The RNA shown here (transfer RNA) has 74 nucleotides and comes from an Oligoflexia bacterium.
Its Rfam family is "tRNA". The family's RNA type in Rfam is transfer RNA.
The source organism's lineage runs through Bacteria, Pseudomonadati, Bdellovibrionota and Oligoflexia.
Model confidence (mean pLDDT): 82 of 100.
RNA sequence: GGCUGGGUAGCUCAACCGGUUAGAGCACCGCAUUCAUAACGCGGAGGUUGUGAGUUCAAGUCUCACCUCAGCUA
Numbered sequence: 001g002g003c004u005g006g007g008u009a010g011c012u013c014a015a016c017c018g019g020u021u022a023g024a025g026c027a028c029c030g031c032a033u034u035c036a037u038a039a040c041g042c043g044g045a046g047g048u049u050g051u052g053a054g055u056u057c058a059a060g061u062c063u064c065a066c067c068u069c070a071g072c073u074a
Base pairs, nucleotide, nucleotide: 001073002072003071004070005069006068007067010026011025012024013023019057028044029043030042031041050066051065052064053063054062
């Protein structure tokens, strides 16, 4: 250089054939419980879906360019 796959919450990952509030677990905060802590229980906060553009009534999802990670190949 070429090819393939990935990038979504602090972390690990979902999200169907494009369809209308982008979710789960862990972590974090509060409450409850306890002599106290942990665990368990209840509630809460946290997202420019890598960046930019395009298509569409509508994009995490499709197209293009770029950035980045991993693998294969010369």